A computed fold for a 125-nucleotide RNA from Hyphococcus luteus, annotated as SAM riboswitch aptamer (S box leader). Its Rfam family is "SAM riboswitch aptamer (S box leader)". Its family is annotated with regulation of gene expression in the Gene Ontology.
RNA sequence: AACUCAUCAAGACCAGCUGAGGGAUAGGCCCGUUGACGCUGGGGCAACCGCCGAAAAGCCUGACCGGCUUUUAGGAAAGGUGCCAAUUCCUGCGGGAAGGUUUCUUUCUUCCCGAGAGAUGAGUC
Numbered sequence: 001a002a003c004u005c006a007u008c009a010a011g012a013c014c015a016g017c018u019g020a021g022g023g024a025u026a027g028g029c030c031c032g033u034u035g036a037c038g039c040u041g042g043g044g045c046a047a048c049c050g051c052c053g054a055a056a057a058g059c060c061u062g063a064c065c066g067g068c069u070u071u072u073a074g075g076a077a078a079g080g081u082g083c084c085a086a087u088u089c090c091u092g093c094g095g096g097a098a099g100g101u102u103u104c105u106u107u108c109u110u111c112c113c114g115a116g117a118g119a120u121g122a123g124u125c
Base pairs, nucleotide, nucleotide: 002124003123004122005121006120007119008118013042014041015040016039017038021031022030023029025092026091027090028089043084044083045082048080049079051075052074054072055071056070057069058068059067060066088117093114094113095112096111097110098109099108100107
């Protein structure tokens, strides 16, 4: 880098350095010299992996003990990651509902569902 799976409406900021762009992409809309973005330090949030113990079921055993697996509901932030403006900031593609406009084709607004893209984690090669 590619592929698979899961999640994405909650949550969590200070200081120092730097100095003009940043929010992936296009549009919108925001953030930003009252210093954003980024880097460093500290602080915090969160249970994805890992960890801890509980219940139920299954398997190993002739049975018990014990062990393993799965599921469920929990605990813990000293482990590995991640995150700390705005729902992934919103929309983009397809479908549906309601309302508006037009003689019709059409088109606009709001909402819902799905896809795509992206982010993060776990795994495979």